[in-house]
RNA sequence: GGGCCGGUAGCUCAAUGGAUAGAGCAACAGACUUCUAAUCUGUAGGUUGUGGGUUCGAGUCCCGCCCGGCCUG
Numbered sequence: 001g002g003g004c005c006g007g008u009a010g011c012u013c014a015a016u017g018g019a020u021a022g023a024g025c026a027a028c029a030g031a032c033u034u035c036u037a038a039u040c041u042g043u044a045g046g047u048u049g050u051g052g053g054u055u056c057g058a059g060u061c062c063c064g065c066c067c068g069g070c071c072u073g
Base pairs, nucleotide, nucleotide: 001072002071003070004069005068006067007066010025011024012023013022018056027043028042029041030040031039049065050064051063052062053061
């Protein structure tokens, strides 16, 4: 240099082109407990890597770029 795969919450990951982007863990608050842990309930947390394009509508499709992994010259 070329090819393939990936990038979504603090972390690990979901999401058929059609909603208000969800789950688990973590965090925070409450209940329980002598206290802590565990357990239960709730709350908050997102520029879906980035810039464009297609579309009535994009996390999803197309193009460029950036980052990571693998293969290859």

Transfer RNA from a Thermoguttaceae bacterium, 73 nucleotides, folded computationally.
Lineage of the source: Bacteria > Planctomycetota > Planctomycetia > Pirellulales > Thermoguttaceae.
The RNAcentral record of the sequence draws on ENA and MGnify.
Rfam family: tRNA.
The same sequence occurs in records of 2 taxa.